[in-house]
RNA sequence: GGGUCCGUAGGCUAAUGGAUAAGCCGCUGCCCUUCGAAGGCAGAUAUCGUCGGUUCGAGUCCGGCCGGACUCG
Numbered sequence: 001g002g003g004u005c006c007g008u009a010g011g012c013u014a015a016u017g018g019a020u021a022a023g024c025c026g027c028u029g030c031c032c033u034u035c036g037a038a039g040g041c042a043g044a045u046a047u048c049g050u051c052g053g054u055u056c057g058a059g060u061c062c063g064g065c066c067g068g069a070c071u072c073g
Base pairs, nucleotide, nucleotide: 001072002071003070004069005068006067007066010025011024012023013022018056027043028042029041030040031039049065050064051063052062053061
């Protein structure tokens, strides 16, 4: 350099072109407890890598770039 795949909260993973972007772990507060753990209740955190395009509408489709994995030379 060529090809294929991937990029979504602190971590992991979802999400038919249309919904308030969902779940688990973690985090915070409260309850419970002698104190913790476990358990229960509540809450915060993602303009979806970036810039464009298509569309009435894009996390999703298309292109450039950036980053990563595998592979070919």

The RNA shown here (transfer RNA) has 73 nucleotides and comes from Ectocarpus siliculosus. The sequence is in RNAcentral, with records from ENA and Rfam. Its Rfam family is "tRNA". By type it is a transfer RNA. Its mean pLDDT, the model's own confidence on a scale to 100, is 80.